Predicted 3D model of a 360-nucleotide RNA (Bacterial RNase P class A) from a Planctomycetota bacterium.
Rfam family: Bacterial RNase P class A. By type it is a ribozyme.
The coordinates come from a structure-prediction model, not an experiment, and the mean pLDDT is 76.
Taxonomically the source falls in Planctomycetota (Bacteria, Pseudomonadati).

RNA sequence: AGUGUCGUCUGGACGGCCGCGGGUGGUUCGCCACACGAGGAAAGUCCGGGCUCCAUAGGGCACGAUGGUGGCUAACGGCCACCGGGGGCAACCCCAGGGAUAGUGCCACAGAAAGCAAACCGCCUAAGCUCUUUGAGCCGGUAAGGGUGAAAGGGUGAGGUAAGAGCUCACCGCGCGCUUGGUGACAAGCGUGGCAGGGUAAACCCCAUCGGGAGAAAGCCCAUGUAGGGAGGAAAGGUGCGGCCCGUACCGUUUGGACCUCCGGGUAGGGCGUUAGAGGCCUGCGGCAACGCAGGUUCUAGAGAAAUGGUCGUCCCCUCUGCGGAGGGACAGAACCCGGCUUACAGGGCGGCACUCAUU
Numbered sequence: 001a002g003u004g005u006c007g008u009c010u011g012g013a014c015g016g017c018c019g020c021g022g023g024u025g026g027u028u029c030g031c032c033a034c035a036c037g038a039g040g041a042a043a044g045u046c047c048g049g050g051c052u053c054c055a056u057a058g059g060g061c062a063c064g065a066u067g068g069u070g071g072c073u074a075a076c077g078g079c080c081a082c083c084g085g086g087g088g089c090a091a092c093c094c095c096a097g098g099g100a101u102a103g104u105g106c107c108a109c110a111g112a113a114a115g116c117a118a119a120c121c122g123c124c125u126a127a128g129c130u131c132u133u134u135g136a137g138c139c140g141g142u143a144a145g146g147g148u149g150a151a152a153g154g155g156u157g158a159g160g161u162a163a164g165a166g167c168u169c170a171c172c173g174c175g176c177g178c179u180u181g182g183u184g185a186c187a188a189g190c191g192u193g194g195c196a197g198g199g200u201a202a203a204c205c206c207c208a209u210c211g212g213g214a215g216a217a218a219g220c221c222c223a224u225g226u227a228g229g230g231a232g233g234a235a236a237g238g239u240g241c242g243g244c245c246c247g248u249a250c251c252g253u254u255u256g257g258a259c260c261u262c263c264g265g266g267u268a269g270g271g272c273g274u275u276a277g278a279g280g281c282c283u284g285c286g287g288c289a290a291c292g293c294a295g296g297u298u299c300u301a302g303a304g305a306a307a308u309g310g311u312c313g314u315c316c317c318c319u320c321u322g323c324g325g326a327g328g329g330a331c332a333g334a335a336c337c338c339g340g341c342u343u344a345c346a347g348g349g350c351g352g353c354a355c356u357c358a359u360u
Base pairs, nucleotide, nucleotide: 001356002355003354004353005352006351007350008349009348010347012315013314014313015312016311017310018309020037021036023034024033025032026031039331043342044341046340047339048338049337050336051215052214053213054212058246059245060244061243063211064210065209066208067207068082069081070080071079072078083097084095085094086093087092098206099205103204104203105200106199107198120146121145122142123141124140128138129137130136131135154172155171156170157169158168159167173195174193175192176191177190178189179188180187181186219272220271221270222269229263230262231261232260233259237251238250239249240248279298280297281296282295283294284293285292286291316329317328318327319326320325
């Protein structure tokens, strides 16, 4: 210097004029002053919670989600570290990572054959039989070579054999046992066994763990007003809780009623929820890290059909330039709140690490 990879910041600033929102203070009630006023994703509504309501949120089934180990967290399907597998020279990246000996299903086409084996081309003809006897044929052996395929009954090499084959041996692989290290997943070493019944579970399934529901138009309070209207419903009853069962609470048992269904009438006004928090920022300590603890400091939208804007000037960034200037500046708008994940993003900046080249 280049290339790659990982992380992070910014994504407009200042001033004038005019115009908005709620808050605080003042007020002669007309207004005035002050500070503040869309995000890193506010988006998707995908997870997890806080909060509110359903009497309890009980047990079981069904259903759904997660899936290596250990930590963090209010919790999670999130994050961090490590293990195993794969990719890459490497930094680094990816994995829906329990079980195929509980069972079922599937493996198209090609190929002889894709589950309990099999012989298309090929190799041998030792042993046995026959013949026209350098041999050929029958019978038989074979899965080492070739072909097909994603995958063909472990791989490489040597010996052995008629030719071959874990048939035997060495190494690798696989199973089992022991030792060592580690919290653990697991790793390394030693020994032993010729050991050999493929793959697929984001196929059904099995195992382990977890899971009440609904949702801010949730819900609570006040005021006003109508028709404290009408009809019907079961008794082994009804209602309540996503589906079903059990359990349980309340109501009720011939109906006047909690509740349910239908018809009809009235209201839709105001307030709370509503933003002080699992909050932000800074420092120190602990931890590989996620993060935790301690101290200090700070208050930074709250609308209700939806405010957070318009304009002018200067500056900033990028591109082009004939040096006069011209053009452009991304994705995109809070609606109960928070922690994550996913997706979108013009341009600019900073840093770590890896590899290559050059110079010293």